Bacterial small signal recognition particle RNA from an Acidobacteriota bacterium, 99 nucleotides, folded computationally. It was read from a public genome assembly, where an Rfam model found it. It matches the Rfam family "Bacterial small signal recognition particle RNA". Rfam describes the family as follows. The signal recognition particle (SRP) is a universally conserved ribonucleoprotein involved in the co-translational targeting of proteins to membranes. The coordinates come from a structure-prediction model, not an experiment, and the mean pLDDT is 79. The model forms 93% of the base pairs in the Rfam consensus.
[in-house]
RNA sequence: GUCCGGAGCCUGUGCAAGGCCAGACCACGAACCGCGUCAGGACCGGAAGGUAGCAGCGCUAAGAGGACCCUGCCCUGUGCCGCAGGACCUCCGGGCCGC
Repeated sequence: GUCCGGAGCCUGUGCAAGGCCAGACCACGAACCGCGUCAGGACCGGAAGGUAGCAGCGCUAAGAGGACCCUGCCCUGUGCCGCAGGACCUCCGGGCCGC
């Protein structure tokens, strides 16, 4: 000097970490305009019984909370983790040639 390989660098991508959101989970949650059960009372009936149904109770809806285990989406110069590609500066190793 040259060639090859590798590392640092850049790009893309995957994964992880973190964050937002949603689902799923938990609890709360309807005077009436949800469901169920309907005390009392009301109505129908000669009676047996029946009808509708307020309060109460139970279950939930909308809703707003809780817990971050799980699932999904999105984002991030968080990683220097994997894969692929890229340029030419730096470093390492090896081969060859010349001095």